This is a predicted structure of a 361-nucleotide RNA (Bacterial RNase P class A) from a Bryobacteraceae bacterium. RNAcentral holds the sequence, with entries from ENA. The model forms 91% of the base pairs in the Rfam consensus. It matches the Rfam family "Bacterial RNase P class A". Rfam classes the family as a ribozyme. Its family is annotated with tRNA processing, dimeric ribonuclease P complex and ribonuclease P activity in the Gene Ontology.

RNA sequence: CUUGCCGGAUGGGCAGUCGCUCCCGGAAACGGGGGAGGAAAGUCCGGUCUCCAUAGGGCAGCGUGCCGGUUAACGGCCGGGGGGGAGCCUGGUGACGGGUUCUCUACGGAAAGUGCCACAGAAAAUAUACCGCCCGGGAAACCGGGUAAGGGUGAAAAGGUGCGGUAAGAGCGCACCGCGGGCGGAGUAAUCCGCCUGGCAGGGAAAACCCCACGUGGAGCAAGACCAAAUAGGGGAGAAGGAGCGGCCCGCUCCGCUAAACUUCCGGGUAGGUCGCUAGAGCCGGGCAGCAAUGUCCGGCCCAGACGAAUGACUGCUGCCCGCAAGGGUACAGAAACCGGCUUACAGUCCGGCAGGCACU
Numbered sequence: 001c002u003u004g005c006c007g008g009a010u011g012g013g014c015a016g017u018c019g020c021u022c023c024c025g026g027a028a029a030c031g032g033g034g035g036a037g038g039a040a041a042g043u044c045c046g047g048u049c050u051c052c053a054u055a056g057g058g059c060a061g062c063g064u065g066c067c068g069g070u071u072a073a074c075g076g077c078c079g080g081g082g083g084g085g086a087g088c089c090u091g092g093u094g095a096c097g098g099g100u101u102c103u104c105u106a107c108g109g110a111a112a113g114u115g116c117c118a119c120a121g122a123a124a125a126u127a128u129a130c131c132g133c134c135c136g137g138g139a140a141a142c143c144g145g146g147u148a149a150g151g152g153u154g155a156a157a158a159g160g161u162g163c164g165g166u167a168a169g170a171g172c173g174c175a176c177c178g179c180g181g182g183c184g185g186a187g188u189a190a191u192c193c194g195c196c197u198g199g200c201a202g203g204g205a206a207a208a209c210c211c212c213a214c215g216u217g218g219a220g221c222a223a224g225a226c227c228a229a230a231u232a233g234g235g236g237a238g239a240a241g242g243a244g245c246g247g248c249c250c251g252c253u254c255c256g257c258u259a260a261a262c263u264u265c266c267g268g269g270u271a272g273g274u275c276g277c278u279a280g281a282g283c284c285g286g287g288c289a290g291c292a293a294u295g296u297c298c299g300g301c302c303c304a305g306a307c308g309a310a311u312g313a314c315u316g317c318u319g320c321c322c323g324c325a326a327g328g329g330u331a332c333a334g335a336a337a338c339c340g341g342c343u344u345a346c347a348g349u350c351c352g353g354c355a356g357g358c359a360c361u
Base pairs, nucleotide, nucleotide: 001357002356003355004354005353006352007351008350009349010348012318013317014316015315016314017313018312020035021034022033023032024031025030037332041343042342044341045340046339047338048337049220050219051218052217061216062215063214064213065212066080067079068078069077070076081107082105083104084103085102086101087100088099089098090097091096108211109210113209114208116204117203130151131150132147133146134145135144136143137142159177160176161175162174163173164172178200179198180197181196182195183194184193185192186191224275225274226273227272234266235265236264237263238262244257245256246255247254282301283300284299285298286297287296288295289294319330320329321328322327
């Protein structure tokens, strides 16, 4: 310098004119100030807030799942442990082990129970025997028995390596690697280390049901609270006797009843308005504690708050990319109560770690 993997940051700049929205000042004209993001996205997880529900316990359902820390909380984050992968160095006859760097990891339980494991294969888990090997019989084909070393099938085959042993073999015996049990030590713990002991349980998968432990009420700012019109309903009261009907009656008068209308009061809801609503688990700088996540202290700052939903348009100079030039392009994407995460999208640029390659000293 370059390629790959992993991680982090940034997401054009300055100025002018005209608008939009909110706040402050002003009687007004007008003046001053704020105005999208790292994801505002998906709405996946956790919380604040609000309303509803709620004796206590259990079951079901759902979620989480190595250990410790962090936090308001989390399925997030940080640190540690175990396991997998890659590179380098190294010990051993070998199985395999040790060191180191980077990286991935949904990682409780398969010796509770049930079920599943395609194809291939003798056999996929109560075992079993295709080829082979060995022993016996037979002229041979083959038959009977032993074996699970070797071959073959498969993603996976009832421990592995070496030596002994044997007819051939086999934990049959021994040593080591692995596994189970016990004891001791280190560590908060996960776990690790050492010693003793048993020839030794038995495949995989729990992202199958299931078992164990822990957690878990529901809906969501269109939550919810307040003010409250016109019109039409509901309820109460009132006045007049103008209207209608009935009674005696030609009529007047008188008496009774009644819907609607009138006046007035009460109550609920709608339109509309106000609040919730943005000063907060806040932002910036520094100190301290801690490996870190994070916490704490000091100083400074105020940074959208709309609702038929503002955040825009144009111009000049300039950065970057393409182009000889004229010129063109400049990612993903647009707040809706708020906050902490996760996931997904993202042109270009910058920084860091590891590994490989090339060139030079």